[in-house]
Context: one part of a larger RNA
């Protein structure tokens, strides 16, 4: 993780939570003792046949003052590095944004060639072709997506990212141990992002292509299959806020056999080796209904935050709130099994 149930992701604000040593006092947790806790009423007890009625006690978890060893928590004030983060040198990189450029391929259009088909399918037919198609041969045009490198490969927070140059820019790794000294961790509410589709305006427009024509198939075919084909897919701006937004697996720290030596860093060397970050691969223990997970946990433990409660009704109705609209987000009941 697959049965209900991790929020698409990240920034961060209350708020929750937090390393290590010393002192200092005051608060708070604790622990005597004394005060008060009005009666009634409640509990025990004793008088009484019983109801009841008298009489004594108690308990009343509470709050007030004064004492107390050590210990924790909260404060205050100090040191100190191992958390965090700055600096110094090296390094990887489809990581983001903008500009310029090539190369092939498909399409059209111009001239030559060259003269009957071609294209299309299981078959065929629409559609195309002597107004000269397809082919070839050179030249233009424009748009779009970057073949091979390629990869269990790399970067990024996720979405996502891939022709080359050139600019600005964002992280992250090793290392030295210079510098701050706990500044940290998560995060309700906000705030930014967030793939197709869609939606506004103005361009653009090769190709493929929801809609749509046709032609087939077919008992029918508002499908599969062909021939055409507008939205659209590109660009620029400004919305949308959603997905099997997926590792179906939240963030973050910390402790746990062995192996393999693979892929990108880097440091100690020159050793056929070690170390370490980061991405894979197989396995003990443990977990786990199982299947498989297994230092990158679904293993053993804190801390925060989202979320779950029986199938349908149902992500519906209403009602807020957000959009130009499409919708979105927050959300039920009757009633039926």
């Nucleotide at each position: 993780g697959c049965a209900a149930a991790g929020g698409g992701c990240a920034c961060g604000u209350a708020g929750g939570u937090g390393g290590u040593g010393a002192a200092u006092c005051u608060g708070g947790u604790u622990g005597a003792a004394a005060g008060u806790g009005a009666a009634a009423a409640u509990c025990g007890c004793c008088a009484a046949a019983a109801a009841g009625u008298g009489g004594c006690g108690g308990a009343a978890u509470g709050u007030u003052c004064u004492c107390a060893a050590a210990a924790c928590c909260a404060a205050u004030u100090c040191a100190g590095c191992u958390g965090a983060g700055u600096g110094a040198g090296a390094c990887a990189c489809a990581g983001g944004a903008g500009a310029g450029u090539a190369a092939a391929a498909u399409u059209u259009c111009g001239u030559g060639u060259g003269g009957c088909g071609g294209g299309g399918u299981g078959a065929a037919a629409u559609a195309u072709g002597g107004a000269g198609a397809u082919u070839u041969a050179c030249g233009a045009a424009g748009g779009a997506a970057c073949a091979c490198c390629a990869a269990a490969a790399a970067a990024g927070a996720a979405g996502g990212c891939a022709a080359c140059u050139c600019u600005c820019u964002g992280g992250g790794u090793c290392c030295c141990u210079a510098c701050u000294g706990a500044c940290a961790c998560u995060a309700g509410g906000g705030u930014g992002u967030g793939a197709a589709a869609g939606c506004a305006u103005g361009g653009g427009g090769a190709g493929c292509g929801a809609a749509u024509a046709g032609g087939a198939u077919u008992c029918g075919a508002u499908a599969c299959c062909c021939u055409g084909g507008u939205a659209g897919c590109c660009c620029a701006u400004a919305c949308c806020a959603u997905a099997a937004a997926c590792g179906a697996u939240g963030a973050g720290u910390g402790u746990u056999c062995a192996c393999u030596g693979u892929u990108g860093g880097u440091c100690u060397a020159c050793a056929c080796a070690g170390a370490u970050c980061a991405g894979g691969g197989c396995c003990c223990a443990g977990c786990u209904u199982a299947c498989g997970c297994g230092u990158g946990a679904a293993a053993c433990a804190c801390u925060c935050c989202g979320c779950u409660u029986g199938a349908g009704g149902a992500g519906u109705a209403c009602a807020g709130c957000c959009a130009c609209a499409a919708g979105a987000u927050u959300g039920a009941a009757a009633c039926u099994c």